[in-house]
């Protein structure tokens, strides 16, 4: 110096997101969706009114890669 699981408001089709209360971790857990993964499926597809298929939606606190930099 960040703040995870949890609550609680708001917002979101949903994953999920801010805000506040909290700490489980964390020496880049600062920043980029660039590649892989991962989550969601409104919308499309499908047609048996489904189920499944799909990212243009999300996730850097899953990996890698850029980039700037703290601690020591």
């Nucleotide at each position: 110096g960040c703040a995870a699981a949890u609550c609680a408001a708001c917002u979101g089709a949903a994953a999920g997101g801010u805000u506040g209360a909290g700490a489980c971790g964390c020496a880049a857990a600062g920043c980029c969706a660039u590649g892989g993964g991962u989550c969601u499926a409104a919308g499309g597809u499908g047609u048996u009114u489904a189920a499944g298929c799909u990212a243009u939606g999300a996730u850097u606190g899953c990996c890698a890669g850029g980039u700037u930099g703290c601690c020591g």
A computed fold for a 72-nucleotide RNA from a marine eukaryotic metagenome, annotated as c-di-GMP-I riboswitch aptamer.
Rfam family: c-di-GMP-I riboswitch aptamer. About the family: GEMM was predicted in a large-scale screen for bacterial structured RNA regulatory elements.
The prediction has a mean pLDDT of 82.
The model forms 95% of the base pairs in the Rfam consensus.